[in-house]
């Protein structure tokens, strides 16, 4: 320098045009002498910018970061 892939909750991952979910973690409550376990409830998120669309996490362009391959 060229090609490909990834970027979603604190972490690991789903969802791939129509209100964004799970597990673990976190908070509160109950249970316990206490802790753990268990049960109930809750908070928390689409990498930035632009475009297409009635509607974009999803499609297109661009930037950034990370990874892989080639030279």
């Nucleotide at each position: 320098g060229g090609g490909c892939g990834a970027u979603u909750a604190g972490u690991u991952c789903a969802c791939c045009g129509g209100u964004a979910g799970a597990a673990c973690g976190c908070u509160u409550c109950g249970u316990u002498u206490a802790c753990a376990u268990c049960g109930a409830a809750g908070a928390g998120g689409a990498u930035g910018g632009g475009g297409u669309u009635c509607a974009a996490u999803u499609c297109c362009c661009u930037a950034a970061u990370c990874g892989c391959c080639c030279a």
The RNA shown here (transfer RNA) has 71 nucleotides and comes from Candidatus Portnoybacteria bacterium RBG_13_40_8.
The sequence is in RNAcentral, with records from ENA.
The source organism's lineage runs through Bacteria, Bacteria candidate phyla and Candidatus Portnoyibacteriota.
Rfam family: tRNA. By type it is a transfer RNA.